[in-house]
RNA sequence: AGAGUUUGAUCCUGGCUCAGGACAAACGCUGGCGGCGUGCCUAACACAUGCAAGUCAACGGUUUUCGAUGUAGCAAUAUAUCGAGAACAGUGGCGUACGGGUGCGUAAUACGUAGGCAACCUACCCUUAGGUGCGGGAUAAUUCCGCGAAAGCGGGACUAAUACCGGAUGAUAUCCCGAUACAACAUUGGAUUGGGACUAAAGACUCCGUAAGGAGUUGCCUGAGGAUGGGCCUGCGCCCCAUUAGGUAGUUGGUGAGGUAAUGGCUCACCAAGCCGACGAUGGGUAGCUGGUCUGAGAGGACGGCCAGCCACACUGGAACUGAGACACGGUCCAGACUCCUACGGGAGGCAGCAGUGAGGAAUAUUGCUCAAUGCCCGCAAGGGUGAAGCAGCGACGCCGCGUGAGGGAUGAAAUCCGUUAGGAUGUAAACCUCUGUAGGGAGGGAAAAAUAGUCCGAUUCUUCGGGCUUGAUUGUACCUCUAAAGUAAGCCCCGGCUAACUACGUGCCAGCAGCCGCGGUAAUACGUAGGGGGCGAGCGUUGUCCGGAAUUACUGGGUGUAAAGGGUCCGCAGGCGGGUGAGUAAGUCGGUGGUGAAAUCUUCUCGCUCAACGGGAAAACGGCCUCCGAGACUGCUUAUCUUGAGUACGGGAGAGGGUGAUGGAAUUCCUGGUGUAGCGGUGAAAUGCGUAGAUAUCAGGAAGAACACCCGUUGCGAAGGCGGUCACCUAGCCCGUUACUGACGCUCAGGGACGAAAGCGUGGGGAGCAAACAGGAUUAGAUACCCUGGUAGUCCACGCCCUAAACGAUGGAUACUUGGUGUCGGGCCGCAAGGCUCGGUGCCGAAGCUAACGCAUUAAGUAUCCCACCUGGGAAGUACGAUCGCAAGGUUGAAACUCAAAGGAAUUGACGGGGGCCCGCACAAGCAGUGGAGCAUGUGGUUUAAUUCGAUGCAACGCGAAGAACCUUACCUAGGCUUGAAAGGUCAGUGACAACCUCUGAAAGGAGGUCUUCCCACAAGGACACUGAUACAGGUGCUGCAUGGCUGUCGUCAGCUCGUGCCGUGAGGUGUUGGGUUAAGUCCCGCAACGAGCGCAACCCCUGUCCUUAGUUGCCAUCAGGUCAUGCUGGGCACUCUAAGGAGACUGCCUACGCAAGUAGUGAGGAAGGUGGGGAUGACGUCAAGUCCUCAUGGCCCUUACGCCUAGGGCCACACACGUGCUACAAUGGCCGCUACAAUGGGUUGCAAUACCGCAAGGAGGAGCCAAUCCCCAAAAGCGGUCUCAGUCCGGAUUGGAGUCUGCAACUCGACUCCAUGAAGCUGGAAUUGCUAGUAAUCGCGCAUCAGCACGGCGCGGUGAAUACGUUCCCGGGCCUUGUACACACCGCCCGUCAAGCCAUGGAAACUGGGAGUACCCGAAGUCACUGUGCUAACCGCAAGGAGGCAGGUGCCGAAGGUAAAACCAGCGACUGGGGCUAAGUCGUAACAAGGUAGCCGUACCGGAAGGUGCGGCUG
Repeated sequence: AGAGUUUGAUCCUGGCUCAGGACAAACGCUGGCGGCGUGCCUAACACAUGCAAGUCAACGGUUUUCGAUGUAGCAAUAUAUCGAGAACAGUGGCGUACGGGUGCGUAAUACGUAGGCAACCUACCCUUAGGUGCGGGAUAAUUCCGCGAAAGCGGGACUAAUACCGGAUGAUAUCCCGAUACAACAUUGGAUUGGGACUAAAGACUCCGUAAGGAGUUGCCUGAGGAUGGGCCUGCGCCCCAUUAGGUAGUUGGUGAGGUAAUGGCUCACCAAGCCGACGAUGGGUAGCUGGUCUGAGAGGACGGCCAGCCACACUGGAACUGAGACACGGUCCAGACUCCUACGGGAGGCAGCAGUGAGGAAUAUUGCUCAAUGCCCGCAAGGGUGAAGCAGCGACGCCGCGUGAGGGAUGAAAUCCGUUAGGAUGUAAACCUCUGUAGGGAGGGAAAAAUAGUCCGAUUCUUCGGGCUUGAUUGUACCUCUAAAGUAAGCCCCGGCUAACUACGUGCCAGCAGCCGCGGUAAUACGUAGGGGGCGAGCGUUGUCCGGAAUUACUGGGUGUAAAGGGUCCGCAGGCGGGUGAGUAAGUCGGUGGUGAAAUCUUCUCGCUCAACGGGAAAACGGCCUCCGAGACUGCUUAUCUUGAGUACGGGAGAGGGUGAUGGAAUUCCUGGUGUAGCGGUGAAAUGCGUAGAUAUCAGGAAGAACACCCGUUGCGAAGGCGGUCACCUAGCCCGUUACUGACGCUCAGGGACGAAAGCGUGGGGAGCAAACAGGAUUAGAUACCCUGGUAGUCCACGCCCUAAACGAUGGAUACUUGGUGUCGGGCCGCAAGGCUCGGUGCCGAAGCUAACGCAUUAAGUAUCCCACCUGGGAAGUACGAUCGCAAGGUUGAAACUCAAAGGAAUUGACGGGGGCCCGCACAAGCAGUGGAGCAUGUGGUUUAAUUCGAUGCAACGCGAAGAACCUUACCUAGGCUUGAAAGGUCAGUGACAACCUCUGAAAGGAGGUCUUCCCACAAGGACACUGAUACAGGUGCUGCAUGGCUGUCGUCAGCUCGUGCCGUGAGGUGUUGGGUUAAGUCCCGCAACGAGCGCAACCCCUGUCCUUAGUUGCCAUCAGGUCAUGCUGGGCACUCUAAGGAGACUGCCUACGCAAGUAGUGAGGAAGGUGGGGAUGACGUCAAGUCCUCAUGGCCCUUACGCCUAGGGCCACACACGUGCUACAAUGGCCGCUACAAUGGGUUGCAAUACCGCAAGGAGGAGCCAAUCCCCAAAAGCGGUCUCAGUCCGGAUUGGAGUCUGCAACUCGACUCCAUGAAGCUGGAAUUGCUAGUAAUCGCGCAUCAGCACGGCGCGGUGAAUACGUUCCCGGGCCUUGUACACACCGCCCGUCAAGCCAUGGAAACUGGGAGUACCCGAAGUCACUGUGCUAACCGCAAGGAGGCAGGUGCCGAAGGUAAAACCAGCGACUGGGGCUAAGUCGUAACAAGGUAGCCGUACCGGAAGGUGCGGCUG
């Protein structure tokens, strides 16, 4: 510090996710030791038991121990008194308001920080000044009586005090009246001073002394001061919600009084009507606050457990008492809930103290030890108390440290895993050898924490010093020494990318994984297991939470034309910001001083535990606040002044700016009349409609309403919406010019106000045309649409609402600055004019710059400043709820649950378009012949079957694999058999030749038996060969062509497909390859940021067409000779034909025209051939997971007495039917009969087979010749002549009967052919559709492969031999350029809505339930206060009576809980209901994306199963 994820790829925007750190954690697996920390986050839920606050030289007592004395007694003992100790309760003092716990409440009576109190208190403590005298009356304890179960209570009697009371004294205290100067404040300030009033106490202990008394210590009282702790007040800071906007009656203030330690509406009476609030009052939700902790570079964000400070609380609510202090955790009273006891009458209790229990929960410990230390309370002290604290226990809960050994050790052991079977890996790892000794074990030693404590002694300047002794829970702990022994101690997660780490097997969209992207459908590095590897390590992972990464709320540090985002527009209060100069001031600002910012924490340094964690010390820091001094630039404030911002006046000017009234012509429709007759109208075509009752058309006249052609222009005006005939009136703004005036008067603007297209609403008018809805006609599968005919609201006017639009420049307003060019509107100046200059507007193109790109660019989206508005992933949703506005429709404001990993912007390359342009092709057109109809052949589908083996399936399967299924083939079926196998090679063992022949059985295969019997080696052993057995193995046309190789088809013989370097672009990518021409062609030329190159095209190759050369046998025969009925038959010849080898020839080379060139054109020349001469071979990068595992090869899987092998028979040939491909026909361009010429390619020894003979024929018999330019197949057929004369025929030949031939082991299923007989359909073929552009189509025959036989198929050969092409609009396919795109599996794409099904969350809803808060009223406990106090009453007064004072009681105000009432709020549930989301393969349509087939979208209204349609206005996205 970044990474993954939207796309085919790219850049950007943007969310989601990961890597880091942390935790009071929990869970899973695992677990050796120690140190230091830490441990109910949930139920402030309920609590058994024990402990957590007592203590004391004040006092009286009881019990008891000891001692002394006395009495009784012999004594034990009893008893009395005194003293000391202990215990017990009591009176009294101090403490119990601290310490400890918890975080309910609390958003401010809290907390933090800085201040204030002249408005206050403070027990104990310290300092200081004084005092401490005299009396009195009670009461607990105790005892007696009584009540009660208990808790406890009542009555009588006795007694003490440092308890209580009365006097005395008394001030610098307090109060009142004064005086003086002082002060931040003249209110209650302090100081000095005069006078008056009033106010206090307690003793105890020690020593000396007989005592009186004295001394000391310690108490007590009154003051003053300090310290400590508190109280009150103030500034600033302190969470979320505005879908909480108004709140408030003691409320705000005053006067007076009360109350308090003290200010104060704190309380009360009266008076006034204030006070708080968009700088967020009030209300709601949440929450203890802070030092700090975690994270972060920081700024921030989150948190507030342990430790520390403050606050609040103590079962819930209320209240006071005591006290220095409480409205009191272990006090009191009352009410409530709960629990417990009970004799049912009544009582008791409060763990949010320490342990502990139950409950809740994912989850959190011992009913431990000690007061030794630290601290607190009491005490003079000793000491007592202390679940504070110190320690220990439990928990890997966290942090830190240590260990589980170290060195050597290769035949790289065994084992496991992988493997191409060679080997490799685990791996120096182990074994083994040598060594060490931490922790744990054993043995021994053994601290510090302990003293400035306590006590004793001594000294002493009298508050200190010296010495001795005593005190340890932890603890025989830390630590040290010795000792035996490698012995006791390793796991967890991960290994597709991010992210370090790979193989095998299993599984087969199953089981499962997953943080995101995503893995799994038979070869999974992603699931499970194993081996191996990586990471961390007594831990490792997971889950949860926080910060980070996230600049993803942007102060540091973001944005708003198109990604989310500029308000529809203007005016404008508050607010924010604001021109030049001078002066003053000092709030902001800046410099310095002082105070504070607790400690701990963090940081640095240093020190101590063996290190570290941890701890000690020091420093720094604590970003803040306050005080004082200073500065005076900038901002603010005050003041003076200026003119440039702004405004005013004056003179001109343009304009569809607004309002009102009037008026004009054209058009439309209607009405009247005339002319006139059969149609009009409408459409893609029609129909509905109108018209013989006279339409349309035409003429004349009249009526009505609405809108204003041309002018009209990226012209003008307006803030926007918007504004268009003409004239008049009223009225606003703007521009220019000129001087004069005011003197910052300005800019922006939350809230607010006004305006605001269309549609829509209300009332009343109006209504010609147009036209939602509606009706009809068409279209269509349907057509709630597009098209047509009608047509109502509405459109128009007046008044009043509505307040929204793609209200758009998708661009807020203002000001300033920043190269230019060119139009145009308005004004001014100069100029004769052309034109120029200038101010204001409005367009286009473009520099720098900006931008993700597109683009913007003085009219900014550039550079800056100010103000406002808005955005923060998509969907849910502009929805719900609430509020508000509206007559309504609806508007404004505006969520969440849930769900997805994207949704988007711009640009790129493709693909596609019922987009465009250019071009090509038998693509269409023009022609010729067909197919589709018939019969038959053949293939396919389907059906059938025991089997009808398998594959091929749009073009590109279907006379295809198959160049040939009777058996074989053959893979299928049935049946019979074999099991190392039908064939191969290897090893071991055994036997022996094998073969051949014969017999039996059988359908055959096979089985059984017989005859016969070997070679090498001297024998044996061994070998060859054969058989048998065993073992590894063979075998498989079994599966997967979606695991593959190879081969093939197709686009397509289409002209394309790419690369290197350079250049352009952030990039994908572009350029080149586009453009202008040309071509069959990316063929060539020209141009060009490109220059070159490669694979394709073309050419090179083969055949064919002309010629030449060479060579002449088997070919040929012109010339010469011979011969025959005849024939190159023979000699001879090689001239010609031909054969087969080599060459020549054609290149737009020449001419003319056009053209820059390339090239094109021509009845051009020449030429056998002319513009690729014709044909073939040749198939770029790639596409279709195209075809083939059944040609072959091959991975994996499967079968192994069978899915292998052998055999016989059957099947592949079935047949209601459907399709493809063919053959033969339907006839006269023909059939039949007869006659007669001319081919070429090929084939032939298992073969082709001649002449002559037989048969009507197929063929038979026979065999010359030929291994073939020699012989044979071999006859070519269309042709010519005759006949038939339009007929189901002398056409056609199916079908069937009969007889044959040939092949073959065998023609039944199931061959071909021949003859005789039979003589079906069919008379030119619907929709539709195929081939072909010249030696082609059509027509005619011939040959060959396969093959025993079988050809209408296939592959070839030659004969005869046409028609037509204007042309490229259309159909199909293709190429190039361009355009749009929401497609990229690429239009067979994508995608919308209803309906149906399942799941999920959610809104509404009658009603029901619960909760907190408030209001009003009722009741009213305890208690304070007030009044009363007839009852009771010790201290004081009084001779007494009585009084004063006090108490009980009573009354009143307030008052908790409770009750009643009405409404609001929040939450839950809810029959039913609404939409929403999600869910491989449901239904209906096709709305959107291309001109998406009616351009789309926005607002609104109506309508419709649904997407949606239509109207009106708007936008271009």
Small-subunit ribosomal RNA from an Ignavibacteriota bacterium, 1517 nucleotides, folded computationally. Model confidence (mean pLDDT): 84 of 100. Rfam family: Bacterial small subunit ribosomal RNA. Rfam links the family to the GO terms ribosome and structural constituent of ribosome.